[in-house]
RNA sequence: UAGAGUUUGAUCCUGGCUCAGGAUGAACGCUGGCGGCGUGCCUUAGGCAUGCAAGUCGAACGGUUCCGAUUUAUCAGGAUAGUGGCGGAAGGGUGAGUAACACGUGGGAACGUACCCUCUGGUGGAGAAAAACCCCGAGAAAUCAGGGUUAAUACUGCAUAACCCCGCAAGGGAAAAGGGCUUAACCGCCCGCCGAUGGAGCGGCCCGCGUCCUAUCAGCUUGUUGGUAGGGUAAUGGCUUACCAAGGCUAUGACGGGUAGCUGGACUGAGAGGUCGGCCAGCCACAAGGGAACUGAGACACGGUCCCUACACCUACGGAUGGCAGCAACCGGGAAUCUUGGACAAUGGGCGAAAGCCUGAUCCAGCGACGCCGCGUGGAGGAUGAAUGCCUUCGGGUUGUAAACUCCUUUUGGUCCGCAUAAUGCGGACAGAAUAAGCACCUGCCAACUACGUGCCAGCAGCCGCGGUGAUACGUAGGGUGCAAGCGUUAUCCGGAUUUACUGGGCGUAAAGGGUUGCGUAGGCGGUAUAUCAAGUCAAAAUUCAAAUACUCACGCUCAACGUGAGAGCGGGUUUUGAUACUGAUAUGCUUAGAGGAUCAGAGGGGCAGUUGGAACUUGUAGUGGAGCGGUGAAAUGCGUUGAGAUUACAAGGAACACCAAUGGCGUAGGCAAACUGCUGGCUGAUAUCUGACGCUGAUGCACGAAAGCUAGGGGAGCGAAAGGGAUUAGAGACCCCUGUAGUCCUAGCCGUAAACGAUGGACACUAGAUGCUCGGAAUUUGCUGAGUGUCGUAAGCUAACGCGUUAAGUGUCCCGCCUGGGGAGUACGGUCGCAAGAUUAAAACUCAAAGGAAUUGACGGGGACCCGCACAAGCGGUGGAGCAUGUGGUUUAAUUCGAAACAAAGCGAAAAACCUUACCAGGAUUUGACAUGCUAGCUACACGCUUCUAGAAAUAGAAGUUUCUUCGAGAGUGCUAGCACAGGUGCUGCAUGGCUGUCGUCAGCUUGUACCGUGAGGCGCACCCUUAAGUGGGUUAACAAGCGCAACCCCCAUCCUAUGUUACUUUUUCAUAGGAAACUGCCCGCUAAACGCGAGGAGGAAGGAGGGGAUGACGUCAAGUCAGCACGGCCCUUAUGUCCUGGGCAACACACAUCCUACAAUGGGUAUUUAACAACGAGCUGCAACUCGGUAACGGGAAGCUAAUCUCUUAAAAGUACCCUCAGUUCGGAUUGAGGGCUGAAAUUUGCCCUCAUGAAGUUGAAAUCGCUAGUAAUCGCGGAUCAGCAGGCCGCGGUGAAUACGUUCUCGGGUCUUGUACACACCGCCCGUCAAGCCAACAAAGUCGGGGGUACCUGAAGCAUCACUUUACGUGGUACCAAGGUAAAACCGACGAGGGGGACUAAGUCGUAACAAGGUAGCCG
Repeated sequence: UAGAGUUUGAUCCUGGCUCAGGAUGAACGCUGGCGGCGUGCCUUAGGCAUGCAAGUCGAACGGUUCCGAUUUAUCAGGAUAGUGGCGGAAGGGUGAGUAACACGUGGGAACGUACCCUCUGGUGGAGAAAAACCCCGAGAAAUCAGGGUUAAUACUGCAUAACCCCGCAAGGGAAAAGGGCUUAACCGCCCGCCGAUGGAGCGGCCCGCGUCCUAUCAGCUUGUUGGUAGGGUAAUGGCUUACCAAGGCUAUGACGGGUAGCUGGACUGAGAGGUCGGCCAGCCACAAGGGAACUGAGACACGGUCCCUACACCUACGGAUGGCAGCAACCGGGAAUCUUGGACAAUGGGCGAAAGCCUGAUCCAGCGACGCCGCGUGGAGGAUGAAUGCCUUCGGGUUGUAAACUCCUUUUGGUCCGCAUAAUGCGGACAGAAUAAGCACCUGCCAACUACGUGCCAGCAGCCGCGGUGAUACGUAGGGUGCAAGCGUUAUCCGGAUUUACUGGGCGUAAAGGGUUGCGUAGGCGGUAUAUCAAGUCAAAAUUCAAAUACUCACGCUCAACGUGAGAGCGGGUUUUGAUACUGAUAUGCUUAGAGGAUCAGAGGGGCAGUUGGAACUUGUAGUGGAGCGGUGAAAUGCGUUGAGAUUACAAGGAACACCAAUGGCGUAGGCAAACUGCUGGCUGAUAUCUGACGCUGAUGCACGAAAGCUAGGGGAGCGAAAGGGAUUAGAGACCCCUGUAGUCCUAGCCGUAAACGAUGGACACUAGAUGCUCGGAAUUUGCUGAGUGUCGUAAGCUAACGCGUUAAGUGUCCCGCCUGGGGAGUACGGUCGCAAGAUUAAAACUCAAAGGAAUUGACGGGGACCCGCACAAGCGGUGGAGCAUGUGGUUUAAUUCGAAACAAAGCGAAAAACCUUACCAGGAUUUGACAUGCUAGCUACACGCUUCUAGAAAUAGAAGUUUCUUCGAGAGUGCUAGCACAGGUGCUGCAUGGCUGUCGUCAGCUUGUACCGUGAGGCGCACCCUUAAGUGGGUUAACAAGCGCAACCCCCAUCCUAUGUUACUUUUUCAUAGGAAACUGCCCGCUAAACGCGAGGAGGAAGGAGGGGAUGACGUCAAGUCAGCACGGCCCUUAUGUCCUGGGCAACACACAUCCUACAAUGGGUAUUUAACAACGAGCUGCAACUCGGUAACGGGAAGCUAAUCUCUUAAAAGUACCCUCAGUUCGGAUUGAGGGCUGAAAUUUGCCCUCAUGAAGUUGAAAUCGCUAGUAAUCGCGGAUCAGCAGGCCGCGGUGAAUACGUUCUCGGGUCUUGUACACACCGCCCGUCAAGCCAACAAAGUCGGGGGUACCUGAAGCAUCACUUUACGUGGUACCAAGGUAAAACCGACGAGGGGGACUAAGUCGUAACAAGGUAGCCG
């Protein structure tokens, strides 16, 4: 010392990304009252107009000049160009260069020093010039030439010389300047000058240590390293020259490349660290770019000189001039950084004796919210909780004590007065709440929520992500939260990040152990005893690490920021002294502790070379033999009558070594297997005999290193990449088959990689056991002991878990290698190696928010086990073919209304489309409406309605007639007209919903509480065994219980009993109604471990193992179905998408599908017969209708009975009996069509049903495929009902007749439980790979083109210094060496562009296949 979000269906871990904090010389957006203190070109070391930034001294000098005074040639004062002195090397600016003794720190010796201080000795005497000035000349100018005159503290000699310099000494050598005041003058005083000594401060030089990234920079260096001699410097020194030697640096990173001024310190951080070096302070470097020297105490000189270059400017074209990285200012660049201000009053500097002058240093002011700090925008009271706004469940809530209103105060700002300053300032008075609030945010992280708008659009976004009609995530508003004269955003740094881990991480599977370590270098680490040393280490003292900063205390500005004073460290360096346990160094020792040797034994596919062998195989030759062989899922290619295959014999050849054989042995690893021989390496045990720490590890290195591959030469039986052929397939460049070349084998050499794996580096020590195997030892063998190799394991411990566990992944020590998100990529470029293939070393741009490990629950598998179901099988009957009916698709149409779509849509919604229904279309009407409620105004005093008539297709419109109550007020009610709210919508959304329903499935499952296990998701319970229709029951068990399901309770049927008895029955039983009994494996036998349970066992019983049916549908799944049954949110229409009417349509018709019906006939069809052969469920008043009459019939005319156990529908049909038909498109079949009728209904044409007569189509049992059914079932036969005016082949019910079969669970489909794999979780209709096509992006190589910095060689070579020569001795001329810049040439390196090229990343819905994930359909993967 704080964490959070984000990988998943969920979990734990690994791991990246992101956020909250602090900071800034900042910038941008919105906003802006005041003051103090700070701070302000980070970019172009780009260019600069203008002004200023370094002058001063007349007490050094000669002149010039102004003013004043007077005694008129003297004096006082001022100014000044020039000579001369000092200063222009400081102060000020900037950070380009520099990776260096540049800086920091600590030391050192061979130096210099103007001004200042101290001390000492001097200051004598001469001389020659030249500026100024005068004359004259050249030039546009800058400036320059010539002649003449002159002073000095300017210049040159002479003299002198202490302690000065040279020299061993003798000896030699070097200096000066005067001025001012005072005086009558000397003297004196002050300022100077010269030589020397010492000091202070400053500077030059040398050294130790420290100081960024890169090895894809590994070798660098010739003045280079050292020496001698000369030169040079203030001084040491290869600083320089000549000669000599051949050294010097480097893996502790030389040399090269990139970047960078360094430090005190600043920011951040718990700290260790990391990042930075603006302001202030110290040092360095630079002054347009480059070079050079001069002067001087000091420079190689920012406001000096010379030269070259670039740029700018003036010009009379001949020549000149300039250098803001000083202060301001300007242009440019840029996201971006100020006034062409005041003053020398203070501090400091230069000159001067001083006064003083100069000073863009400095002190102040100005501008900028750029930062830090402080203050204010009012304070107290004030509920009717005003108004407004917003929301609302319409009640209210909120804005909100907020406002209004009352009282109070006056900082800031305004006006005025006084004091002071160079200036800003300081103090006082007056009026007045007056003059003063914004910005960001409100899904989570993260404090703060509602409404409206928008509708994957517009937009937001730091990350996850939000937006597709109810967005707390976009935009606006109201409200809220946070900060506040600021608030946000962007950029950058540190933090969080233990995410480079020293503090403080890891490497079996997440990224990560090198292929082995065999050998071994450097390095690191190292058994035991003694002595010495004192390097590490420890202690004490001294000194240093400037000031500022930071910390503590105190003080000063009203506080604070800010400032002043004092103090204290931590830590670093150096020096001195001391200590000696440990490490180290040196020396001497020790050993049944490490390591190695010796002796004696032992095991072994350890290695190399050679020899030999048998089986098998192929080929050849010969014999026998005669039609196939071979191969596969099935085939074919192939071989075979020129004789295969088969078989026998012989021969040849190459490769590999069955059994033994193992979980076993050996080897460092790779790897090693017939037998024998030779050579040879390692290992183990025993003995305790020798050496005496000789050891461990090991970067670079050397060696070895499967398979494939390469080179050369052999060899080649089998196998077999490539290749060919045959299959398979949509295709098949594959899997399968037939051939078959390299190769596989040997020799010699290369390659150097593998999932080279135990995915586990080596060495040593310690930490329960149990049980095998191999090889030894002891003399004794159940057991002990050593080495090796295995298994198990809740000992402990470790681990994210899985797991590991004396063969550690435990506990420790030492050494090496390696890792730091995924992809790009083990790729590019460069280097090295290689014959090549390629190997090794090894990035970046760009891109994603994940990628990943282990485990969990599901789902899935062309995984496994067990079980069930008319699931298959065994059967019976169908569908699919025909005709017709109905529904659907499609097409058509003005419309053919809408919905339903695998199972789980399609005789479904629809239990009845001629009108209506009706939703659709055409046309005609209508607008408060066909329907509901309310309001306002008017009109009628009556309505409305009904009847008749007229127009019209009708709706509707018009006319006539008829028609209320009353308390008489006009009220109630009603109607009409006009208007307002509203009605209305089968319009949309079933993906906004309720309700209801289908389906898995009447499948046996789905959950909970407590306990227990696990870090957790979760598990257990519910797993295992037996059993069941069943999670049904039993046994066992870290589980014990419970709930929803199962079963049972309910209804119908089957048996019996009791009671009742109209309309049933006719004599006590059917029947009906009501109530009860009965069945439970209860009894016996067998099986089973056994209670449970099972038996196509039994008894009894009407019924036997759920007696047969029905109702009943767990948690959930399918965004399943329905907004058109109903309800309902939202949206849409409102003279229409509402409403009314007529007619049409839903009924169309080339066709396709689904479900029925009727058939194809003889188990049939027809006719007749039965005194009604035999039922059951039901229905009936707008009804069922007996019976009778008419009609061939449908039906019609009369009409009894019945609101029903009473009457009617209502003769059931198949069956039985008799006759005919005799296998045909028929006496089968009935479609279609014609004619004539009947019924319902306003209406039957589109478009109903029925009857009669006539007509008499397809069809002779149905391909692929497919459906139903397990018993009163299938099949077959008729009957009833709902709907309904009428219409049934559909639907829902009823009874009659009444079978066959089930070995069984291999297969198909569906389901359940357990288990296994998984890269799936939208869950296999999943996931996902690669090419191609399109767009876009970055990087790579590329013919080449262009640019850059550095070097090499050569050429030319300014100024300058050094040197030489010449002469007219000068400010002369010329030569030489060095050298800036420039040029030429050839290379290397870095960068930019580059046609076309190859790959890579990314991008909702493109193409082709399906490689991977399940046994992924050929297990996958590595080389």